[in-house]
C1' cells in the first nucleotide's frame, strides 16, 4: 500500500464488493490449566421471601434480667425440746437497698442528603471550559477569643377507661431530662442613625470613633475527659449569575401576556418577575426564534497517517430520577430511593367499615428477549455511621462461585528412527503422496492427578479468601485438538458422487455427463483453545473533498437582468493595536495514553516518576509588513459624469405602400379543372379551371441579405414620421473608489393555453372523407374550426443551447469581417501601417478521459454566487405556496439492479455514400417445372422397412452397383474365454474331405479315408477340456477428439519485426493518385523491411527442331487378296531431349512510371488453352458407420453363428435423371470418318446354330501385334405426310436366354403381341461466353449377374454481350450506431 466488478478491447466517470481494526456482543462446531478483567444494551416491566441505616444507657425516666441489702409471707431440710412446742438453713413469691462495660420499648440526641442503583426525563448555564459573588450559607472537623448565673411548666413511657377485624387511635390520672419556655450578663456580634479617613469601573467596600436598641448556654462521669453557648477565622461542602462551546430538520418563518423593561412591596442563605400591584409597550428571530424529532453530559473508549467520524458499557467528575404527578415538614444540608401528606394506576389483607405496599439497593422470581451469572462467604483488610470506648451496623467493600464473554501466560511431549512397514487415496500399474510422520529406542514432568509442608496480607490480638498461593517428593508419555478455508480477489488439488437437479455465493459468478467453485474423501493451506457466522462502528473512501473533488459532452451554470443584507475590494501619508506574533502566570481533577523505572517467575495486569494535555483566561512586551479602524475636505490608473462624433431589423405609437393568395361583381369562352408514386373524395354544362377589368378584406414585407448589425436574455427585417433606451470612438474638463458579485426580493421574458371584446385572406391543431395498408385512430389527398392577427390582463415553462454563470488582470502568432479614430506619402483618392470596440476561422505554449478548447480559454491567478454526489422509483407522492383553469415552483421515502454513463478503438451491419468485379442482370441458347419412366428423399406403413447426410454447401449424396452374402434392421433356432487375439495347463494326432442320419441351416451324431520333422525324449501345426486375465460392441456422445472434407472461395485478402504516432484499445505500414485477372506493379507518404496468399516453378494441350524406329508408318523401289512381304524411316504416330512468347520489337495515349490501344513478325500475344495447387480464419458446418481414440455404457448379450424376411413396401410431396411430344423427323436399305480406355478365375476372333438374347467349337492374346470394336450422329437412296400417327414407348401377356447354390417377394436381356400418358408444358426456376453451349455417341471403375446413375473420350458443332440502372454474392475507402450471440442484433408496449 491496495484490489475485484460496465467493454470484444481501451481510457475515464462512478457506484457496489473485498482484505484491516474494535466489540458489555449473539449463534455453530469444538473445548486442558491458570492469572487478570467483565457480565439485562430489551419491559424506568411487575415482584414471592431474606438481607441492604442504625447507633448512644457515659442525655431521660421507667420496665426487665443476673447478683446483691434487707422486710414480709410461703416454705420446713435441720437441731433443741420440757413432746406443748421454739429456733431455723435450702428454695419460691412480694417489696427494698445496691451493683451490671446486662437487655431495651419510649422521651432525646447523632446519623437516615453519606454510601448503593438507574439513565426515564432533560437541547437545559444541563454538561465541558474559563471567569465572577462588592449578591450567598456551610452540621460534624481545627485555630482563637469570651461564657455557662438562677427558674419555671409540661409531655410520652407507664396505669385505668375506651372504640376498631387490623392499622391506628380517644379520654382520664402519674413522671424525667442535655426535649421545652421565660428572666439575668455579653464584646470587636446583628439592627437603626449621623461622621471621619482610605479603596474600588460602579452599585459601594473596608477601618475608627459616637449613640440607641436586640440576642446566649447542659450537662454526664469512673474526676482524667467529653459535651453546651457567643463571636471571629481557617478547611470542606454546596448555591447564583456570566464569556464560549454543545444532535437533526425550513416539507417547522414568525414567536411571546408575566411577555420585555420600571417604581415600589414581598419572599428567599443570596440577586433576580422568582411573586404580587401599577405604568411603558416592549423583548425574540435567516448569525435561525418557534415547533418536531432524537439524546444524560464530560475524562475518555474505538477507528485514522492526521484532519475527522462513530460510541459514551466497566472505572472516575457533574446531573436528573426513585410505581406516576402534585406539596411541603424537618433539618447545617431534602422538597428526600429503604421520611410524611394528596391524587392516579397496580397488587395484597378485610369482618366491606376500612387498611397495607413501592428491588432503577444485593441475592433471586415471573415476563420480555438473540442475549447476560449465586436467594454463597466475612466484616479479616479499606472506609462510613453511631458511640468517651468496648463495640454494634454496613449486599459499601473484600472474596469465593457461574460464563472462553475478553486479554494475557502455559500445556497436549523431546531427540534419534526408511524396511520410505501396514491403511488410506490416487495412478501413465512403473509409481506418487500421507511421511519421521507412526511402529521402535531412548529421555524429560510444565499442566492436571497424589503425598507432605505451608505463607505475606496484621505495626499488639483479629484472616473471610484457605489448607489457597508458593515450595518439595514419588509417579505414567500417560488424562488434555479443534475449527475454517483450497475458482478470482486470496494463502492453500486431486479423486468419486450429482447432472441448471441438489446445492454454494461477500462480489464476479459456480452447476445443463470429464465441476480445482455443490456432496464425500485424501492431500494441502490459515488459525489455534479456541475456530467460523451474524449484527454494529471506523478505516480502505479524496465517494461530502478544512487538510483534499467537481459542474462543454459522464451527476452537475440559475433562461435573463436591476438590486437588499452580506462576503470580497485601488494608490499615498499619519496614528491606534481588534485580529496576527512572543514570553509569564494560572488552569486544563485522578484514571486513561505515551516515555522511563518497579512488582506479581513472564505476559495481561498493577506501582512509581516524567512529560503531555495542541484549550480557555489574565497579565506584560515588541513590532507596524499584512487585514482591520480613525484620520486628510490626500491621489487619479478603477468607476461615473460632461463636450464632439458617425453606426445600428434596440423599443414604444400613428400613419402609408406595392406584389400576391382568396372572395364578390361584369366580359370572353367551353369541359373539363385539381391532385397523386397512381388514384380518388372534392370543383364544374346552374358554365368551373383558364382569360380581362372592376371592386372588398386580412395578414406578411421578395430582390438588397451577408458565420452582417442591435439587444441583459427572450427576440427585432417594406417606407416615413414623433418619443426613447442602450453601445462605440474621440477629447481629457469635473467627482475621486462611488467599485465587484449578489442568499431572499423586484422586473423581463420564444411557442403553446387561459379570460374578455374585437378580427378572420391565407395557413391550419380537433374533426370528415379519399387513399395507402393485414390493419392505418399515421405519412399524401380534398375540405375544415380552434387558433394564428389587434387590445388589455393571466401563465412563467423550453435542447430559454455556447448544453460553458458574472467581474479583473496576464500569456506565441496569423486571417477574415462590421463602426471608430491616428500615421506615411499624395493635389486628392486608391494602398499601406498602428490603434479602440465587437464578430468568425486557424493555430503554438498550456489544459483535458478524450473529443476537443486555445486572447470572444475549457489556460494561468483571484473574488463572489448557484449547482452535483449510482442508476430506477421521480421530477412522481405528501405537505406549503403560486394560478381562472391548464398546471407551475420546492421537492421525499418505500422497493429494486450491480451496474447507470461519457469519450475514443477495432470489427459487424444500414431499404448511408463512393469506386471495383463475378452467366450476377442485361443480349442469347438450350432446359427443368406439365407427361411416362428411372433414381434419391420426406411422409406413412410395417415385426423390420438399419443407419447417417438438412438452405446454397442434404436429396442418381456416403452406395464404384442390397436376389442370399453385403447387412449394421426383423422373425425364429443355436453358442458363453466366445467368431477374431494373447497366457497356464491336461488329453488327443492331426487338421481336413467324403458319405449316412435328425434339423430350415447353423448345428448334433455315426462312418469311412487321410500327414510333416526327430538325438525317438519330443517338436512343429491343430483340435477338444479346464483356469485366468479378457475378447467383442457399424452400443452413446462429431457439443470431449485426431484425421479427412465441404463452404465463403482461385475471393485477394491475412499479418508480422524494427521504427513513428496515441495515456491506451490501436493505428501507420495495407491509406492515397494511377494500373491490373491480382495487397499486379508504378509514383507519392513516418516508416523501411520481410512472411502467408497471387503469380510463376510442375501435368496436358497446341508449332517446330532432334534422338529412336517395333507390335507403328509406307513418299519412292519391289511385290501382295492385304504394309502381306523386301526394303526405307522421307511423312504420321510413338516418347525422350531442346527450342518457342518476354510487353522483346514498332506507334499512339500515360507524369520521361507502371500500364494500355493499336501494328508488325509468328503455329500461338498480352496469365494461349484445360488441370493439380486453395492463406488467415468463418459455420461447436460434416463424419464416432471408413480408420484411430477419450469418457460413458452392454458382458448366457447392445457379443457371435443361422435360416427366412426387411433396406425394393405405397393414398402422397419434393429433387435430379432419362425417354418424348416429331418431318432439322421415324423406319430401311446399302456406305464413311475417332479417341480414350480395358482383357487371364479374362477379352474371346473365325466358323457352324438360332428371329434374337445366346449356344456349340476354338484360333490368338499378359497385348501400338490379338480380342472387346459395330462409332454414332452423318452423308446417299427409298418410303412416311401432320395423324395420338410407321411419333411416343409405358404397362400387360405368351414364350425364351444368360449369370449364379438359388431370379416367388427381388436380376438384365431377346422374340412375338399389347400400344398408357404425352402434340413443347402455370407461377417459378436451372446451366452456358468457344472447340463452349446443344447434340451424337465410344470406354471404363465397381461388377457373378445387375445403369438413365458416376467417371473418362473423342464426332458435329452454334447464338449473344448495348451496358452496369437494378436482382444475387463479393472486394476498397468513408460514414452513423444504444450492435459484439455482431440485424437471424438490439429493443419497446400489451396480453399470458
Nucleotide at each position: 500500500a491496495g484490489a475485484g466488478u460496465u467493454u470484444g478491447a481501451u481510457c475515464c466517470u462512478g457506484g457496489c464488493u473485498c482484505a484491516g481494526g474494535a466489540u458489555g456482543a449473539a449463534c455453530g462446531c469444538u473445548g486442558g490449566c491458570g492469572g487478570c478483567g467483565u457480565g439485562c444494551u430489551u419491559a424506568a416491566u411487575a415482584c414471592a421471601u431474606g438481607c441492604a441505616a442504625g447507633u448512644c444507657g457515659a442525655a431521660c425516666g421507667a420496665a426487665g434480667c443476673a447478683c446483691u441489702u434487707u422486710c414480709a409471707a410461703u416454705g420446713g431440710a435441720g437441731a433443741c425440746u420440757c413432746c406443748g412446742g421454739u429456733c431455723a438453713a435450702a428454695a419460691u413469691u412480694g417489696g427494698u437497698u445496691g451493683u451490671g462495660a446486662c437487655u431495651u420499648a419510649g422521651u432525646g440526641g447523632c446519623g437516615g442528603a453519606c454510601g448503593g442503583g438507574u439513565g426515564a426525563g432533560u437541547a437545559a448555564c444541563g454538561c465541558g471550559u474559563g471567569g465572577a459573588u462588592a449578591a450567598c450559607c456551610u452540621g460534624c472537623c481545627u485555630c482563637a477569643u469570651a461564657c455557662a448565673g438562677g427558674g419555671g411548666g409540661a409531655u410520652a413511657a407507664c396505669a385505668g377507661u375506651u372504640a376498631g377485624a387490623a392499622a391506628u387511635g380517644a379520654c382520664u390520672g402519674c413522671u424525667a431530662a442535655u426535649a421545652c419556655c421565660g428572666c439575668a450578663u455579653a464584646a470587636g456580634c446583628g439592627c437603626a442613625c449621623g461622621g471621619u479617613a482610605u479603596c474600588g469601573c460602579a452599585u459601594g467596600a473596608u477601618a475608627c470613633a459616637g449613640u440607641g436598641u436586640g440576642a446566649a448556654a447542659a450537662g454526664c462521669c469512673g474526676a482524667g475527659a467529653c459535651g453546651g453557648u457567643a463571636u471571629g477565622a481557617g478547611a470542606u461542602g454546596g448555591a447564583c449569575c456570566c464569556g464560549c462551546g454543545u444532535u437533526a430538520g425550513a416539507u417547522u418563518a414568525g414567536c411571546c401576556a408575566g411577555u420585555u423593561g420600571g417604581c415600589g412591596g414581598g419572599g428567599u442563605a443570596a440577586c433576580g418577575g422568582c411573586c404580587c400591584a401599577c405604568c411603558a409597550a416592549a423583548g425574540c428571530g435567516a448569525c435561525g426564534a418557534u415547533c418536531u424529532a432524537u439524546a444524560g453530559c464530560c475524562g475518555g473508549c474505538c477507528u485514522g497517517a492526521g484532519a475527522g467520524g462513530g460510541c459514551g458499557a466497566c472505572c472516575g467528575g457533574c446531573c436528573a430520577c426513585a410505581u406516576u404527578g402534585g406539596g411541603a415538614c424537618u433539618g447545617a444540608g431534602a422538597c428526600a430511593c429503604g421520611g410524611c401528606c394528596c391524587a392516579a394506576a397496580c397488587u395484597c389483607c378485610u369482618a366491606c367499615g376500612g387498611g397495607a405496599g413501592g428491588c432503577a439497593g444485593c441475592a433471586g422470581u415471573g415476563g420480555g428477549g438473540a442475549a447476560u451469572a449465586u436467594u454463597g462467604c466475612a466484616c479479616a483488610a479499606u472506609g462510613g455511621g453511631g458511640g468517651a470506648a468496648a463495640c454494634c451496623c454496613u449486599g459499601a467493600u473484600g472474596c469465593a462461585g457461574c460464563g472462553a464473554c475478553g486479554c494475557c501466560g502455559c500445556g497436549u511431549g523431546a531427540a534419534c528412527g526408511a524396511a520410505g512397514a501396514a491403511g488410506u487415496a490416487u495412478u501413465u500399474c512403473g509409481g506418487u503422496a500421507u511421511g519421521u510422520a507412526a511402529a521402535g529406542u531412548u529421555c524429560u514432568a510444565u499442566c492436571a492427578g497424589c503425598a507432605g509442608g505451608g505463607a505475606a496480607g496484621a505495626a499488639a490480638a483479629u484472616g473471610a479468601c484457605g489448607g489457597u498461593a508458593c515450595c518439595u517428593g514419588a509417579c505414567u508419555a500417560a488424562g488434555a485438538a479443534g475449527c475454517c478455508c483450497c475458482g478470482g480477489c486470496u494463502a492453500a488439488c486431486u479423486a468419486c458422487g450429482u447432472g441448471c437437479c441438489a446445492g454454494c455465493a461477500g462480489c464476479c459468478g459456480c452447476g445443463g455427463u470429464a465441476a480445482u467453485a455443490c456432496g464425500u474423501a485424501g492431500g494441502u493451506g490459515g488459525c489455534a483453545a479456541g475456530c467460523g457466522u451474524u449484527g454494529u462502528c471506523c478505516g480502505g473512501a479524496u465517494u461530502u473533498a478544512c487538510u483534499g473533488g467537481g459542474u462543454g459532452u459522464a451527476a452537475a451554470g440559475g433562461g435573463c437582468g436591476c438590486g437588499u443584507a452580506g462576503g470580497c475590494g485601488g494608490g499615498u501619508c499619519u496614528g491606534c493595536a481588534a485580529g496576527u506574533c512572543a514570553g509569564a502566570u494560572g488552569u486544563g481533577a485522578a484514571a486513561u495514553a505515551c516515555c522511563g523505572a518497579g512488582g506479581c517467575u513472564u505476559a495481561a495486569c498493577u506501582u512509581c516518576g516524567g512529560a503531555a494535555c495542541u484549550g480557555c483566561a489574565u497579565c506584560u512586551g515588541a513590532a507596524a509588513a499584512c487585514u482591520g479602524u480613525a484620520g486628510a475636505u490626500c491621489c487619479u490608473u478603477g468607476a461615473g459624469u460632461a463636450c464632439u462624433g458617425g453606426a445600428g431589423a434596440g423599443g414604444a405609437a400613428a400613419g402609408u405602400g406595392g406584389a400576391a393568395u382568396u372572395c364578390c361583381u361584369a366580359g370572353u369562352g367551353u369541359a373539363g379543372c385539381g391532385g397523386u408514386g397512381a388514384a380518388a373524395u372534392g370543383c364544374g354544362u346552374a358554365g368551373a379551371u383558364a382569360u380581362u377589368a372592376g371592386g372588398a378584406g386580412g395578414a406578411a414585407c421578395a430582390c438588397c441579405g451577408g458565420u452582417g448589425g442591435c439587444g441583459a436574455a427572450g427576440g427585432c427585417g417594406g417606407c416615413u414620421u414623433u418619443c426613447u433606451g442602450g453601445a462605440c470612438a474621440g477629447u481629457a474638463a469635473c467627482u475621486g473608489a462611488c467599485g465587484c458579485u449578489g442568499a431572499g426580493g423586484c422586473g423581463c421574458g420564444a411557442a403553446a393555453g387561459c379570460a374578455u371584446g374585437g378580427g378572420g385572406a391565407g395557413c391550419a391543431a380537433a374533426c370528415a372523407g379519399g387513399a395507402u395498408u393485414a390493419g392505418a385512430u399515421a405519412c399524401c389527398c380534398u375540405g375544415g374550426u380552434a387558433g394564428u392577427c389587434c387590445a388589455u390582463g393571466c401563465c412563467g415553462u423550453a435542447a430559454a443551447c455556447g448544453a460553458u454563470g458574472a467581474a479583473u488582470a496576464c500569456u506565441a502568432g496569423g486571417u477574415g469581417u462590421a463602426g471608430g479614430g491616428g500615421g506615411u506619402a499624395u493635389u486628392a483618392a486608391c494602398u499601406c501601417c498602428c490603434u479602440c470596440u465587437g464578430u468568425g476561422c486557424c493555430g503554438c505554449a498550456g489544459u483535458u478521459a478524450a473529443c476537443a478548447c486555445a486572447a470572444u480559454a475549457a489556460g494561468u491567478a483571484u473574488u463572489c454566487c448557484a449547482c452535483c454526489u449510482g442508476g430506477g422509483g421521480a421530477g412522481u407522492a405528501c405537505g406549503a405556496c403560486c394560478g381562472c383553469a391548464a398546471g407551475g415552483u420546492u421537492g421525499a421515502a418505500a422497493c429494486u439492479c450491480a451496474a447507470a454513463g461519457g469519450a475514443a478503438u477495432u470489427g459487424a451491419c444500414g431499404g448511408g455514400g463512393a469506386c471495383c468485379c463475378g452467366c450476377a442482370c442485361a443480349a442469347g441458347c438450350a432446359g427443368u417445372g406439365g407427361a411416362g419412366u428411372a433414381u434419391g428423399u420426406g411422409g406413412u406403413u410395417u415385426a423390420a422397412u438399419u443407419c447417417g447426410a438438412a438452405g446454397c454447401a442434404a436429396c442418381g449424396c456416403g452406395a464404384a452397383g442390397a436376389a442370399c452374402c453385403u447387412u449394421a434392421c426383423c422373425a425364429a433356432g443355436g453358442c458363453u474365454u466366445g467368431a477374431c487375439a494373447g497366457c497356464c495347463u491336461a488329453c488327443u494326432g492331426a487338421a481336413u474331405a467324403a458319405c449316412c442320419u435328425g434339423g430350415a441351416a447353423a448345428c448334433a451324431g455315426g462312418u469311412u479315408a487321410g500327414g510333416c520333422c526327430u538325438u525317438c525324449g519330443g517338436g512343429a501345426c491343430a483340435g477338444u477340456g479346464g483356469g485366468u486375465a479378457c475378447a467383442g460392441g457399424u452400443g452413446g456422445u462429431g457439443c470431449a477428439u485426431g484425421g479427412u472434407u465441404g463452404u465463403c472461395g482461385u475471393c485477394a485478402g491475412c499479418u508480422c519485426g524494427u521504427g513513428u504516432c496515441g495515456u491506451g484499445a490501436g493505428a501507420u505500414g495495407u491509406u492515397g493518385g494511377g494500373u491490373u485477372a491480382a495487397g499486379u506493379c508504378c509514383c507519392g507518404c513516418a516508416a523501411c523491411g520481410a512472411g502467408c496468399g497471387c503469380a510463376a516453378c510442375c501435368c496436358u494441350u497446341g508449332u517446330c527442331a532432334u534422338u529412336a524406329g517395333u507390335u507403328g508408318c509406307c513418299a519412292g523401289c519391289a511385290u501382295u487378296a492385304a504394309g502381306u512381304u523386301g526394303g526405307g524411316c522421307a511423312c504420321u504416330c510413338u516418347a525422350g531431349u531442346g527450342a518457342g512468347a518476354c510487353u522483346g520489337c514498332c506507334g499512339g495515349u500515360g507524369a520521361g512510371a507502371a500500364a494500355u490501344c493499336g501494328g508488325a513478325g509468328g503455329a500461338a500475344g498480352g496469365u494461349g488453352g484445360g488441370g493439380a495447387c486453395g492463406a488467415c480464419g468463418u459455420c461447436a458446418a460434416a463424419u464416432c458407420a471408413u480408420c484411430a481414440u477419450g469418457c460413458c455404457c452392454c458382458u448366457u448379450a447392445u457379443g457371435u453363428c443361422u435360416u427366412g424376411g426387411g433396406c425394393u413396401a405405397c393414398a402422397c410431396a419434393c429433387g435430379u435423371g432419362c425417354u418424348a411430344c416429331a418431318a432439322u423427323g421415324g423406319c430401311g436399305u446399302a456406305a464413311a470418318c475417332a479417341a480414350a480406355g480395358a482383357g487371364a478365375a479374362g477379352c474371346g476372333a473365325a466358323c457352324c446354330u438360332g428371329u434374337g438374347a445366346g449356344g456349340g467349337c476354338a484360333a490368338g492374346c499378359a497385348a501400338a501385334u490379338c480380342u472387346c470394336a459395330a462409332a454414332a450422329a452423318u452423308a446417299a437412296c427409298g418410303u412416311c405426310u401432320c395423324a395420338g400417327u410407321u411419333c411416343g414407348g409405358a404397362c400387360u401377356g405368351u414364350a425364351g436366354u444368360c449369370u449364379g447354390c438359388a431370379a416367388c417377394u427381388c436380376g438384365a436381356c431377346u422374340a412375338c403381341a399389347c400400344g398408357a400418358a404425352g402434340c413443347u408444358g402455370g407461377a417459378a426456376u436451372c446451366g452456358c461466353u468457344a472447340g463452349u453451349a446443344a447434340u451424337c455417341g465410344c470406354a471404363g471403375a465397381u461388377c457373378a449377374g445387375a445403369a438413365u446413375g458416376c467417371u473418362g473420350c473423342g464426332g458435329u458443332g452454334a447464338a449473344u454481350a448495348c451496358g452496369u440502372u437494378c436482382c444475387c454474392g463479393g472486394g476498397u475507402c468513408u460514414u452513423g450506431u444504444a450492435c459484439a450471440c455482431a440485424c437471424c442484433g438490439c429493443c419497446c408496449g400489451u396480453c399470458a
Background:
A computed fold for a 1392-nucleotide RNA from an uncultured bacterium, annotated as small-subunit ribosomal RNA. The prediction has a mean pLDDT of 84. It matches the Rfam family "Bacterial small subunit ribosomal RNA". Gene Ontology terms of the family: ribosome and structural constituent of ribosome.